[in-house]
Context: one part of a larger RNA
RNA sequence: UUCGCGGUUAAGGAACUAGGCAAAAUAACCCUGUAACUUCGGGAAAAAGGGUGCUCCCUGCAAUAGUGGGAGCCGCAGAGAAUAGGCUCAGGCGACUGUUUAACAAAAACACAGGGCUAUGCUAAAUCGAAAGAUGACGUAUAUGGCCUGACACCUGCCCGGUGCUGGAAGGUUAAGAGGAGGGGUCACGCAAGGAAGCCCUGAAUUGAAGCCCCAGUAAACGGCGGCCGUAACUAUAACGGUCCUAAGGUAGCGAAAUUCCUUGUCGGGUAAGUUCCGACCUGCACGAAUGGUGUAACGAUCUGAGCACUGUCUCAACCGCGAGCCCG
Numbered sequence: 001u002u003c004g005c006g007g008u009u010a011a012g013g014a015a016c017u018a019g020g021c022a023a024a025a026u027a028a029c030c031c032u033g034u035a036a037c038u039u040c041g042g043g044a045a046a047a048a049g050g051g052u053g054c055u056c057c058c059u060g061c062a063a064u065a066g067u068g069g070g071a072g073c074c075g076c077a078g079a080g081a082a083u084a085g086g087c088u089c090a091g092g093c094g095a096c097u098g099u100u101u102a103a104c105a106a107a108a109a110c111a112c113a114g115g116g117c118u119a120u121g122c123u124a125a126a127u128c129g130a131a132a133g134a135u136g137a138c139g140u141a142u143a144u145g146g147c148c149u150g151a152c153a154c155c156u157g158c159c160c161g162g163u164g165c166u167g168g169a170a171g172g173u174u175a176a177g178a179g180g181a182g183g184g185g186u187c188a189c190g191c192a193a194g195g196a197a198g199c200c201c202u203g204a205a206u207u208g209a210a211g212c213c214c215c216a217g218u219a220a221a222c223g224g225c226g227g228c229c230g231u232a233a234c235u236a237u238a239a240c241g242g243u244c245c246u247a248a249g250g251u252a253g254c255g256a257a258a259u260u261c262c263u264u265g266u267c268g269g270g271u272a273a274g275u276u277c278c279g280a281c282c283u284g285c286a287c288g289a290a291u292g293g294u295g296u297a298a299c300g301a302u303c304u305g306a307g308c309a310c311u312g313u314c315u316c317a318a319c320c321g322c323g324a325g326c327c328c329g
Base pairs, nucleotide, nucleotide: 001325002324003323004322005321006320007319008318009317011315012314015313020310028052029051030050031049032048037042039151053073054072055071056070057069058068074078086308087307088306089305090304091303092302093300094299098110099109114149115148116147117146118145119144120143126135127134128133152295153294154293155292157225158224159223162222163221164218165217166216167215168214171213172212173211177207178206182202183201184200185199186198189194226244227243228242229241230240253287254284265281266280267279268278269277
């Protein structure tokens, strides 16, 4: 002198910083007391307050312990050290306990109970295997597999034109196969033209399944859910009307949102001052209903904002202990 670990600090107390990161503070037991909200279980150790040493005496009950009471004594301080929750308010996300990227991510991701769709009647469907066989299951639809959603509460709108799936079978199309009209080759025969049977090659009609076309159903299947113009006796706006297109034109609810570009939107709240936060508005660039919508008590080493307490995070730095490195003597 730098670093690591540890300790103390006047006044102030987050002014630090992306952010109270880190540190400080809280802390045991007993007594009192305890809000909103709530699924009535919780929330709750809520919060907020008080007590705690030692000696002697008394104290129902069997009790020298314990409990309760009284008097006294000492200290700055009696859970005298050590161990040992910081708390509150609001919002987002996920209901919860759980699981995860062994060694940069613990989460809002996965799972979950619950909900739905779908397949499967038992030699089940599904899966592994070349097969035998096995799992499913020594189970049997209150079962088993697949897919989606994700407690609970209130709900889950419209579209089947496209794609998929399921069902249908009149017609169209259609393979191998079946079929064998016709044609060609060879060849007895014939002077030639030609040419029977056989054999060989080729081959029309006709027949011929599923599939596809076709007809229906189906969205908690994949998915989708409009444009322009006009109109009210201030203005503005448009309940109303017209028109074009569509399979149908986004319902309830929510909304500058984990979604809002313009945008630090506008108004209100909180601050002396607030691109964040909370409450509203709706002009939703580009929310929206099991790719679930909106709420929600409880829960969370979750994310965001605010406050109390507390502090060397800071104003602004100083000193001390232990260890290590470097430099100088």